[in-house]
Molecule: c-di-AMP riboswitch aptamer (ydaO/yuaA leader)
Organism: Paenibacillus tyrfis
RNA sequence: CAUGAAAAUACGCUUAAUUUCCAACUUCUCCGAGUUGGAAAGCGGGGGAACCAUUUUUGUGGGGCGAAUCGCCUUGUGCGCGUAGGGAACCAUCUUUCCCGAGUCCGUCAGCUAACCUCGUCAGCAGUAGAUGGGUCCA
Numbered sequence: 001c002a003u004g005a006a007a008a009u010a011c012g013c014u015u016a017a018u019u020u021c022c023a024a025c026u027u028c029u030c031c032g033a034g035u036u037g038g039a040a041a042g043c044g045g046g047g048g049a050a051c052c053a054u055u056u057u058u059g060u061g062g063g064g065c066g067a068a069u070c071g072c073c074u075u076g077u078g079c080g081c082g083u084a085g086g087g088a089a090c091c092a093u094c095u096u097u098c099c100c101g102a103g104u105c106c107g108u109c110a111g112c113u114a115a116c117c118u119c120g121u122c123a124g125c126a127g128u129a130g131a132u133g134g135g136u137c138c139a
Stems, first nucleotide, its partner, number of pairs: 012125003018041010042121006052111001061109001062106004070082003073078001085100004090134006
């Protein structure tokens, strides 16, 4: 110096999934910090008129969240091969590289949908580069 692996680190990344306040408890000399419960703001989802749309309705049922659909090959359904679609560090566009392309819920039932009603605010992570344009911060 190059390559590979591991660990650490949370400036940050995927996601709607963040912030503030109050109370109790725990920790602490204090300041602080954490947990639980509640409230609010922000963000996100569902239900729900008219008009419009659909002609469909017990059927091979139907529908929601999500990028996560669809197809092919194989005796062997496998870290299989592709694909709609999605992600990669200020933002947008293009090129390029690397990835994802799952899962789950409702329970016979829901098109759109103002007012209105209602629900969620988890979980998981160590990580392409270049060009153009526009920003932010520091010195």